Context: one part of a larger RNA
RNA sequence: GCUGGCUAAGGGAAUUCGGCAAAUUAGCUCCGUAACUUCGGGAGAAGGAGUGCCUGCCAAGAAGUUGGCAGGUCGCAGUGACCAGGGAGCUCUAACUGUCUAAUAACAACAUAGCUGACUGCAAAUCCGAAAGGAUGAGUACAGUCAGUGAAUCCUGCCCAGUGCAGGUACCUGAAAGCUCGGUUCAACGGGAAGAAGGGCCUGUCAACGGCGGGGGUAACUAUGACCCUCUUAAGGUAGCGUAGUACCUUGUCGCUUAAUUGGCGACUUGCAUGAAUGGAUCAAUGAGAGCUCUACUGUCCCUAGCCAGAGCCCG
Repeated sequence: GCUGGCUAAGGGAAUUCGGCAAAUUAGCUCCGUAACUUCGGGAGAAGGAGUGCCUGCCAAGAAGUUGGCAGGUCGCAGUGACCAGGGAGCUCUAACUGUCUAAUAACAACAUAGCUGACUGCAAAUCCGAAAGGAUGAGUACAGUCAGUGAAUCCUGCCCAGUGCAGGUACCUGAAAGCUCGGUUCAACGGGAAGAAGGGCCUGUCAACGGCGGGGGUAACUAUGACCCUCUUAAGGUAGCGUAGUACCUUGUCGCUUAAUUGGCGACUUGCAUGAAUGGAUCAAUGAGAGCUCUACUGUCCCUAGCCAGAGCCCG
C1' cells in the first nucleotide's frame, strides 16, 4: 500500500458530475399532525413526551395475563446488546399493483383497467393446415377476432385534393374460355358481338395513412394591428400548452432562490421545427424513474491520524 471493520477535536457538503459512500433516524405507548385530494388518502406526515428495576394498592378476566395509581431506587445511557423509517418542499414523467434485455439497460420502455374504430348472424369473422381436419368454442354480438389510444377529470378543432377502405354506376375500358362471321374442305389464323372482377366516373369515410400558407397596407406621439387588399390551398393549426425530455439563435428576457447559479422554479413567448386517441391539457395516490432546494446528519472534504482482523510483501 490492499480488503473488511471501528473511532475522531473544530468546521459541516467547502468534496463530487451528483451527499456516491458513510452517518443520522429507528421498536412500542400516549399526544399531535399541513398543503392538496379522485374524500379513500396524504399519514408512521411533520413535531413532542414516556420507556429499567423494587414495594404497596386497584380494576378486568375462569386463568395464563392485561391495564392503572402511589411510593422508592441505580446508571453516562432502561426498544441499555441484537433487531430497527432520516425528514420536508418544488418540478418533469408514467395513472396505479404488475412486466422486461438469464450474463453491462428495471426505465419515461411493455402491459393494464378505461376509451374508440373495424370485421363477424355461426357451416360466421380471424388463425393453423395443398386437404381431411383443427383452434377460437361445451362460446353466439353484454360474444369473438383485429387495430389504435392508455385510470379518472376537462376536452378532442379544420381538411376526403393525394393514398387507403366501403358503397354506387346510364355510360367508357376490360383476359381466357365459350358464341358468331370469314378462312376453297379441315385446320392454323383473322374479324366481330356480348362481357366478370378491377379501373375510369360519382358518393361516403380522418379515434383511416396523413395534412393543417404567403405577400402588402392600416388607429390623431411612437409602437402594435381589431380592420382592409391580394396570391393561393383539400384545408390553412382551433382549444390548450409553450425557450419544453420538443427552441437553432440560447447562458432568450423578467422575477425568486445564491456572496456568486450555463442549474431549479414562476411568468412572458414572434413555437428554427408545439398541438389535440401518431391524443392535448390537468392531475390526488403510487415510483430501487429524472432535475433542483431546505433541514438533520456525518472523515465526502478542510487534513489527515490511530486502532482491530485478514490477505499480501520482506527477513529467517
RNAcentral holds the full RNA, with entries from MGnify.
A computed fold for a 316-nucleotide part of an RNA from a marine sediment metagenome, annotated as large-subunit ribosomal RNA, domain IV.
Its Rfam family is "Bacterial large subunit ribosomal RNA".